[in-house]
Molecule: small-subunit ribosomal RNA
Organism: metagenome
RNA sequence: GGGCAAUCUACCUUCGAAUCGGGGAUAACAUUGCGAAAGCGAUGCUAAUACCGGAUGACAUCCUGAAGGCUUCGGUUUUAAGGAUCAAAGGUGGCCUCUACGAGUAAGCUACUGUUUGGAGAUGAGCCCGCGUACCAUUAGCUUGUUGGUAGGGUAACGGCCUACCAAGGCGACGAUGGUUAGCUGGUCUGAGAGGAAGAUCAGCCACACUGGGACUGAGACACGGCCCAGACUCCUACGGGAGGCAGCAGUGGGGAAUAUUGCACAAUGGGCGCAAGCCUGAUGCAGCAAUGCCGCGUGUGUGAAGAAGGCCUGCGGGUUGUAAAGCACUUUCGAUUGGGAAGAAAAGCGAGUGGCUAAUACCCACUUAACUUGACGUUACCAACAGAAGAAGCACCGGCUAACUCCGUGCCAGCAGCCGCGGUAAUACGGAGGGUGCAAGCGUUAAUCGGAAUUACUGGGCGUAAAGCGUGCGUAGGCGGCGUAGUCAGUCAGAUGUGAAAGCCCUGGGCUCAACCUGGGAACUGCAUUUGAUACUGCUAAGCUAGAAUAUGGUAGAGGGAAGUGGAAUUCCAGGUGUAGCGGUGAAAUGCGUAGAGAUCUGGAGGAACACCAGUGGCGAAGGCGGCUUCCUGGACCAAUAUUGACGCUGAGGUACGAAAGCGUGGGUAGCAAACAGGAUUAGAUACCCUGGUAGUCCACGCUGUAAACGAUGUCAACUAGCCGUUGGGUCCAUUUAAGGGCUUAGUGGCGUAGCUAACGCGAUAAGUUGACCGCCUGGGGAGUACGGCCGCAAGGUUAAAACUCAAAGGAAUUGACGGGGGCCCGCACAAGCGGUGGAGCAUGUGGUUUAAUUCGAUGCAACGCGAAGAACCUUACCAGCCCUUGACAUCCUGGAAAUUUGCUAGAGAUAGCUUAGUGCCUUCGGGAAUCCAGAGACAGGUGCUGCAUGGCUGUCGUCAGCUCGUGUCGUGAGAUGUUGGGUUAAGUCCCGUAACGAGCGCAACCCUUGUCCCUAGUUGCCAGCACAUAAUGGUGGGAACUCUAGGGAGACUGCCGGUGAUAAACCGGAGGAAGGUGGGGAUGACGUCAAGUCAUCAUGGCCCUUAUGGGCUGGGCUACACACGUGCUACAAUGGUCGGUACAAAGGGAAGCGAACCCGCGAGGGGAAGCCAAUCUCAUAAAGCCGGUCGUAGUCCGGAUUGGAGUCUGCAACUCGACUCCAUGAAGUCGGAAUCGCUAGUAAUCGCGAAUCAGAAUGUCGCGGUGAAUACGUUCCCGGGCCUUGUACACACCGCCCGUCACACCAUGGGAGUGGGUUGCUCCAGAAGUGGUUAGUCUAACCUUCGGGAGGACGAUCACCACGGAGUGAUUCAUGACUGGGGUGAAGUCGUAACAAGGUA
Repeated sequence: GGGCAAUCUACCUUCGAAUCGGGGAUAACAUUGCGAAAGCGAUGCUAAUACCGGAUGACAUCCUGAAGGCUUCGGUUUUAAGGAUCAAAGGUGGCCUCUACGAGUAAGCUACUGUUUGGAGAUGAGCCCGCGUACCAUUAGCUUGUUGGUAGGGUAACGGCCUACCAAGGCGACGAUGGUUAGCUGGUCUGAGAGGAAGAUCAGCCACACUGGGACUGAGACACGGCCCAGACUCCUACGGGAGGCAGCAGUGGGGAAUAUUGCACAAUGGGCGCAAGCCUGAUGCAGCAAUGCCGCGUGUGUGAAGAAGGCCUGCGGGUUGUAAAGCACUUUCGAUUGGGAAGAAAAGCGAGUGGCUAAUACCCACUUAACUUGACGUUACCAACAGAAGAAGCACCGGCUAACUCCGUGCCAGCAGCCGCGGUAAUACGGAGGGUGCAAGCGUUAAUCGGAAUUACUGGGCGUAAAGCGUGCGUAGGCGGCGUAGUCAGUCAGAUGUGAAAGCCCUGGGCUCAACCUGGGAACUGCAUUUGAUACUGCUAAGCUAGAAUAUGGUAGAGGGAAGUGGAAUUCCAGGUGUAGCGGUGAAAUGCGUAGAGAUCUGGAGGAACACCAGUGGCGAAGGCGGCUUCCUGGACCAAUAUUGACGCUGAGGUACGAAAGCGUGGGUAGCAAACAGGAUUAGAUACCCUGGUAGUCCACGCUGUAAACGAUGUCAACUAGCCGUUGGGUCCAUUUAAGGGCUUAGUGGCGUAGCUAACGCGAUAAGUUGACCGCCUGGGGAGUACGGCCGCAAGGUUAAAACUCAAAGGAAUUGACGGGGGCCCGCACAAGCGGUGGAGCAUGUGGUUUAAUUCGAUGCAACGCGAAGAACCUUACCAGCCCUUGACAUCCUGGAAAUUUGCUAGAGAUAGCUUAGUGCCUUCGGGAAUCCAGAGACAGGUGCUGCAUGGCUGUCGUCAGCUCGUGUCGUGAGAUGUUGGGUUAAGUCCCGUAACGAGCGCAACCCUUGUCCCUAGUUGCCAGCACAUAAUGGUGGGAACUCUAGGGAGACUGCCGGUGAUAAACCGGAGGAAGGUGGGGAUGACGUCAAGUCAUCAUGGCCCUUAUGGGCUGGGCUACACACGUGCUACAAUGGUCGGUACAAAGGGAAGCGAACCCGCGAGGGGAAGCCAAUCUCAUAAAGCCGGUCGUAGUCCGGAUUGGAGUCUGCAACUCGACUCCAUGAAGUCGGAAUCGCUAGUAAUCGCGAAUCAGAAUGUCGCGGUGAAUACGUUCCCGGGCCUUGUACACACCGCCCGUCACACCAUGGGAGUGGGUUGCUCCAGAAGUGGUUAGUCUAACCUUCGGGAGGACGAUCACCACGGAGUGAUUCAUGACUGGGGUGAAGUCGUAACAAGGUA
């Protein structure tokens, strides 16, 4: 939503018919017995609307059933007629018309109410059917009363509901069976909707009532407050027996995160009984408890700036809290107190009256009316009066999402956290405070649902690379399906009817002051059913068509498949010949082979496997795959023209066939290659990469396996949508001497590309474009393609395929960097070619380490280490020990006093302390002021204390490398790109050309300094050619201004000129001229940035810390230590030298608390001395190597000079710790330096001396200066560093990156596991209470019958069937647990290696 023609229904309504006449008991009661009780009896009496016969009997039921209607032909229905069967009960009131008694009674009459039997209705119930109704297929087969029939039984009724017999059916991939879960619905929450979730309250239905079973009674039950039995539990007991069932309302205990009073009343509404009064009603109406929810109201209103106080912040000015408060003026809801005060009450009853019904003044119904009675709530709602701002604000949040910010505390701690994430000393993120924001009698958290989530996509997703196309075909079911015509109307569409309960949602009225709430009406309920229509499309039916598909005929190409045969080259082996010492192999070797003759070479033979060239983004096949040649068998494709069939088609879950390599089984075969294995290497190791061998295997036959990055990572089929260029197989046209060629068309196979698509990459008629059909698959990463279970397999294993747990990512494409034991180009003393060093020695110096009271601190690969430090005996000095000071050694302010200053003595290590001497100043408006000192109080000073990872500044480094960016435009969804790439060229992003770019900036270059040539100007202190003077000699002097030089200004060099190359460019090469030639040499100059680089100890500075000390002063010590290691240097090891003698030539600097000449003394350091010089004048100051001679003769030396002893000099208060130098003496190591490593390309390296800063003194260091003065560069393969382009990337803290696995430890969940313990359940049995049904020869028995014997019927008992509990066995399934065991996951700093990412070092 339908059906019952297959049914019942008490009370109620209505319509009929009846209600006659008998009988036997029994409770109560009385007497009495048993029992603890519950209760149970015995005897006796009695009544009924209790019980039982009899009569009557139809429109009831059953049987027979003519005739008619309908029919699915089975039945069914209506009905005439006949037969059989079945009933009852009275009660109450009234009346006397009839009857009887005889004057008010009933047996009569009458009314009401019952009873019996029927019909109809209403109500309620029962049964049946269709559709819908959770998850799991790791549940695929289930079923024997099962499916159907016949007959019977049973029920109110159909039916395997039950029984007997017969047949073998029934259900299932459209999900049976099994398992798990669940009351269903109206409605509810959410959502735009479609959906999703859920089924509280209210309402409808179902189920249940301690657990299980059972029936009885009844109209209705297999019965919540009934019965019987079994079980568990609780209670009573005299131990013999009994009693009980709050999932009714309250209440108790327990459980739990959590849920109320052992209240009042039947006043109202409703229910049961009763004639009624009335009784009952934990239904219900009310009250109580809980902010649990919804709604409404209040906690005041106005005014009020001195912007009060206090708090907080502060840039110290102020800001903010904030009109907020106070103050002033008002109001009084709610609450409190007092007083008043509705509605919920209408009926019913009683009295009276009227009307209707009736025979009736009964009853009943309707109406009118007098009086009276009924309220749990309730101290009700509501109203009034009185007083007074009085009694009434909290919670969360404030990093982003997300509205709202500061301070303090804390210091990866404590803590926060919904996600991202905060916290390691300046936290808007923790805790507190101030302020703010949001809600508000609530606020926040937790849990849950929907939404957002198009994140399961019906509406509305995807599958080349992000997860996702089955390895491929054939094909079943299913899904979908070409063009006309006709029919039908199932789908589809429209109308009507019925239904879709009420409540709720929505709309619209009404009632509580409003609202929530209540209430009237409407709409809606998108649905289902019936019925009537429409016929385009789909379906179905019928008959057709040829465009899909197929077939026939004729051709074509091909490594398509299977079988048989056959060929040559090569490797290997065997035999023989020649021939001699090696062969082989590698990065280099070795193992191996070889004098028993290898390798090489020639000849012959054996055997197996594979088929060079042709060969091709060529061909064939569904894919896997297929390659010498010939034959046989065989599949498919393509082309052309006609003919035939007539939708025969496409896809395809299951199914089935094929399916590389490896592997397995059986039997063969084995030349080469080659897992395993052996040996040799490599290596820290090397179970590898390399080498020498070598077995399975590779080959064949038969069978199995069924997987691959089985890939185009792209399912199959069909249609449509610009072009261009190849190539293979056909057809056709044009042209052609042949070969080639061109056009069109068709089937393949490739390259580009338009539109379009795509996240991008890319795809693009062979689509990843636009559409249609069907199938498969996906839904975050890991766990895991794993476990368990099933299926397959001989095994290996395959297939199907989870969960717990864990993470906030995993992934794709592209971008910018960085990196590569990737590539290309280029540069650099980067290598190479050279020269000289370091590393070995001794010493100096710095560092580490060690030591120490202290050895102050910093710097640590390049880019720390002769660095900060251009100079530690005291000082410096920051360190240590000891002794002292505390507003302080230093600054500002205040008060008081004193000039400032100064001599000497004493004590002390000194700081310091005491005493003492000299001294009274400057300005003044006379008030005082300034400087200085002393004392006092506090604000403060002070800190080389910490943090360079809070900072400024400065510096180093890549790197003087050539780069780094911007504006506009263009391209890209975007990050970004372009420009800046490309071709040349340069030292250079230097320049030229090209160019979707055009320009610009910081860098490069130039401008600056210096040096190299010339000119001009100037000419002292410098110079001296020419002219003079003087001297032993000297620019010494007069003069000169030429030269050198000095120091100012100019010139000059620009690829300017010529030739060549190049692109007629830029530029390069060569040349000329020139002092200099392509940046002439050198210096200064250091882009954007990197390194949390360095510095808090130069300075500055935030924060923190110390404040009689981490500040300040002083003495002494230390920074100088010394088994050792490293860096940087000096001196050497000698003859290109040492030493002695002689002799020549610089530059650049310094100098007044200075440089200091001559001269004298000393061996010397030096001393004395004092001229000159504020320096082109004087001085430091003789340059040295060199050159010329002598000597040494290869030695630990005439090398080398350390070390040590002695004696001195100088500086300085002071050389002990701890200075430099001199002299005498001493005379160590060292004979050119291992591995390794540094500098340098020309006036450079090397070598030689000179000067300066610092400085009292103290350089082998540093910074400068000149003298002498080379060698080499083929070149860019390699090492290092850098630049540009490109490529790969799993890196972005950017390769010092990332990252894998074992092992060890801790924790977590999980699989296996001898088993063990529970739950559920199948099957086979045992058992059998109560009960029902059957049977009954036992016992008993009032009504009825009787022939009086008994019978009928009944009860009890017995027995049979069914069956609950219970028991046994055997399975299945599930949960828990289990020694041990397997892997998995997670865990700041464990072990071993280094597998992957770059060519990741063996792709």